[in-house]
Molecule: c-di-GMP-I riboswitch aptamer
RNA sequence: UAUUGACAAAGGCAAACCCAUCGAGAGAUGGCGACGCAAAGCUAUAGGGGCUAACGCGAGGAAUACUCGCCAUGCCAGCCAGUUACCAUU
Numbered sequence: 001u002a003u004u005g006a007c008a009a010a011g012g013c014a015a016a017c018c019c020a021u022c023g024a025g026a027g028a029u030g031g032c033g034a035c036g037c038a039a040a041g042c043u044a045u046a047g048g049g050g051c052u053a054a055c056g057c058g059a060g061g062a063a064u065a066c067u068c069g070c071c072a073u074g075c076c077a078g079c080c081a082g083u084u085a086c087c088a089u090u
Base pairs, nucleotide, nucleotide: 002090004088005087012037013036018031019030020029021028022027035078041083042082043081047080048079049076050075051074056070057069058068059067060066
């Protein structure tokens, strides 16, 4: 430097549920807890994909009510991807 990831192993992360806080929501943070993870580290302005729809726009409506549709400027890295790295192995 490269290969591989043992039902092994130093060290590590932590899904769902529940609680608290924030948020319109998706979701986030903390606690609890382990479904899992060999990158479940980081990146959402390389890119693809997914979620939400407050504001805005459009339609209906007497309407500033209400309903429906569209929209990311909001999110997701535990979907793919990009990138960096630990341990072990050859």